[in-house]
RNA sequence: GCGGACGUGGCGGAACUGGCAGACGCGCACGGCUUAGGACCGUGUGCCGAAAGGCUUGUGGGUUCAAAUCCCUCCGUCCGCA
Numbered sequence: 001g002c003g004g005a006c007g008u009g010g011c012g013g014a015a016c017u018g019g020c021a022g023a024c025g026c027g028c029a030c031g032g033c034u035u036a037g038g039a040c041c042g043u044g045u046g047c048c049g050a051a052a053g054g055c056u057u058g059u060g061g062g063u064u065c066a067a068a069u070c071c072c073u074c075c076g077u078c079c080g081c082a
Base pairs, nucleotide, nucleotide: 001081002080003079004078005077006076007075010026011025012024019065027045028044029043030042031041032040046055047054048053058074060072061071062070
């Protein structure tokens, strides 16, 4: 240099044929249980905000009523070829 795969909350990891983003697990917070802790159980847990509301799928753009999903650009990681 050429070709391919991938990039989603704090972490792992789902999201079907474009139609409620973040299921599920871990972690964390509070509570229960316990003499205390572990285990277990319950509730909550993306970001900003007092709230209303707004924002968010690596970056920036495009298509569409609607995009994590389709198209283009760039960045990064990995694999192959030279």
Molecule: transfer RNA
Organism: Candidatus Omnitrophota bacterium